Description
Guanidine-I riboswitch aptamer from Actibacterium sp. 188UL27-1, 108 nucleotides, folded computationally. The coordinates come from a structure-prediction model, not an experiment, and the mean pLDDT is 80. Rfam family: Guanidine-I riboswitch aptamer. A reference for the family is Trachman RJ 3rd and Ferre-D'Amare (2021), "An uncommon [K(+)(Mg(2+))2] metal ion triad imparts stability and selectivity to the Guanidine-I riboswitch", RNA. The sequence was found by an Rfam model in a public genome assembly. Taxonomically the source falls in Actibacterium (Bacteria, Pseudomonadati, Alphaproteobacteria, Roseobacteraceae).
[in-house]
RNA sequence: GAACAUGGACACUAGGGUUCCGCCGACGGGUUUCGGGUCUGGUCCAAGAGUAUCCGCCGCUGCGGCCAAAUCCGCAUCGGUACACGGCGGGGGAAAAUCCCGGGAGAG
Numbered sequence: 001g002a003a004c005a006u007g008g009a010c011a012c013u014a015g016g017g018u019u020c021c022g023c024c025g026a027c028g029g030g031u032u033u034c035g036g037g038u039c040u041g042g043u044c045c046a047a048g049a050g051u052a053u054c055c056g057c058c059g060c061u062g063c064g065g066c067c068a069a070a071u072c073c074g075c076a077u078c079g080g081u082a083c084a085c086g087g088c089g090g091g092g093g094a095a096a097a098u099c100c101c102g103g104g105a106g107a108g
Base pairs, nucleotide, nucleotide: 007055008054009053011051012050015045016044020042021041022039023036024035025034026033056081057080058079059078061076062075063074064073065072083103085106089101090100091099
């Protein structure tokens, strides 16, 4: 300096705003009115560096299959699946965000 790999799904949480519901206020009879997220909330969005579960992958051991052994294949218990500081700006769309650009730029 280069290549390959460090995986996926689902549920939830920190967090997020305000399309809908609720709540609050105004008008006054319009229910298809207007405003408020500096309204606790429900719906909704939601983590590379958050949580749980399942799957995948890797490994030791054991069991079974192939005449025997090895290889290979399958199953089971157990173990592993590391580390991780991070803008501005843009996207998204109801709007915003630890969402996406992005394990980016940059820093160490």